[in-house]
RNA sequence: CAAUUAAAAGGCAAUGAAGUCUGCCUGAACCGCCCUUGUAAAUUGUCCAGGGGAUGAUGACUUCUGCUUGCAA
Numbered sequence: 001c002a003a004u005u006a007a008a009a010g011g012c013a014a015u016g017a018a019g020u021c022u023g024c025c026u027g028a029a030c031c032g033c034c035c036u037u038g039u040a041a042a043u044u045g046u047c048c049a050g051g052g053g054a055u056g057a058u059g060a061c062u063u064c065u066g067c068u069u070g071c072a073a
Base pairs, nucleotide, nucleotide: 009026010025011024012023013022016064017063018062019061020060021059033053034052035051036050037049038048
């Protein structure tokens, strides 16, 4: 340095928190989408970077908080 094994657990599911359920991960799981521009020999695509845009605080359910809209007190 790498591999293997065992134990205790733990972590993750594009914006916060809690409970329940589901799925995934063991150094991974996860880090979303659309348009446009730039770099490399032509085109297409990919990676990276810049600019613009839309949805959503859930993986799903419930609750709270934040944001937004409407109504009432």
Fluoride riboswitch aptamer (crcB RNA motif) from a Desulfobacterales bacterium, 73 nucleotides, folded computationally.
Taxonomically the source falls in Desulfobacterales (Bacteria, Pseudomonadati, Thermodesulfobacteriota, Desulfobacteria).
Its mean pLDDT, the model's own confidence on a scale to 100, is 76.